[in-house]
RNA sequence: AUGAACGCAAGGGGAGAGACUGUUAAGAAAACAGCGCCGAAGGAGCAAACUUAUUGUAAGUGAAUCUCUCAGGCAAAAGAACUCUUGCUGGACG
Numbered sequence: 001a002u003g004a005a006c007g008c009a010a011g012g013g014g015a016g017a018g019a020c021u022g023u024u025a026a027g028a029a030a031a032c033a034g035c036g037c038c039g040a041a042g043g044a045g046c047a048a049a050c051u052u053a054u055u056g057u058a059a060g061u062g063a064a065u066c067u068c069u070c071a072g073g074c075a076a077a078a079g080a081a082c083u084c085u086u087g088c089u090g091g092a093c094g
Stems, first nucleotide, its partner, number of pairs: 007088007018035001020034004036074003042070001043068003049061005
């Protein structure tokens, strides 16, 4: 000189599934009751492998867009894993 990864902020993109039925109060939302669904906030679970004890077994660590749907969601809005751009931080590499 160059300025990686992680992290942070702003903006853009961003799927899925009942505008379900009843009551409350005309509609949406909300509350209650009922049935049906979705997975990409969050949360939980596990494979291989490794480790420990041990002599054929047990325990621990162990990922996800996988699985579960607790939570959340099922017109729009909002949210949304992930991704792009810009900036900040950082200081790998040289």

This is a predicted structure of a 94-nucleotide RNA (Glycine riboswitch aptamer) from Peribacillus deserti. Rfam family: Glycine riboswitch aptamer. Clan: Glycine riboswitch clan. Model confidence (mean pLDDT): 79 of 100.